A computed fold for a 134-nucleotide RNA from Nesterenkonia alba DSM 19423, annotated as FMN riboswitch aptamer (RFN element). The model forms 100% of the base pairs in the Rfam consensus. The coordinates come from a structure-prediction model, not an experiment, and the mean pLDDT is 80. Rfam family: FMN riboswitch aptamer (RFN element). Gene Ontology term of the family: FMN binding.
RNA sequence: CACGUGCUUACGGGAUCGGUGAAAAUCCGAACCGGCGGUCACAGCCCGCGACCCGGCGCCCACAGAACACCGCGCCGGCUGAACCGGUGAAACUCCGGUGCCGACAGUCACAGUCUGGAUGGGAGUGGCACGCA
Numbered sequence: 001c002a003c004g005u006g007c008u009u010a011c012g013g014g015a016u017c018g019g020u021g022a023a024a025a026u027c028c029g030a031a032c033c034g035g036c037g038g039u040c041a042c043a044g045c046c047c048g049c050g051a052c053c054c055g056g057c058g059c060c061c062a063c064a065g066a067a068c069a070c071c072g073c074g075c076c077g078g079c080u081g082a083a084c085c086g087g088u089g090a091a092a093c094u095c096c097g098g099u100g101c102c103g104a105c106a107g108u109c110a111c112a113g114u115c116u117g118g119a120u121g122g123g124a125g126u127g128g129c130a131c132g133c134a
Stems, first nucleotide, its partner, number of pairs: 003132006016030004031114002033103002035049004044101002053078007083099005105117003
């Protein structure tokens, strides 16, 4: 160094201006944003993960002999949007140039990636400390 156990740090960004209208931060025109790991070279759009959502099983709820619900927790499975061309180079759908595209659910006096909410939540992964082992 690696490995094991325990504790612990931090861990998601973006609405500015105008138009229409009774009403839009949701429509229209410009604009702004991009979690984590990997990938011979750096990724929102290549591969995978997390979260959201769906299903199954178990636990909890549970007390009286037993059984049963919502909520919550754990595990397993499923689902989950989008990129091409040229250049450089040993190597790039990752860099440079150009032109595009995507973005959960609920709410809202008009339709939401940016407002409000679940969320002071969760979390992929990440750093540190201690002990052990070696």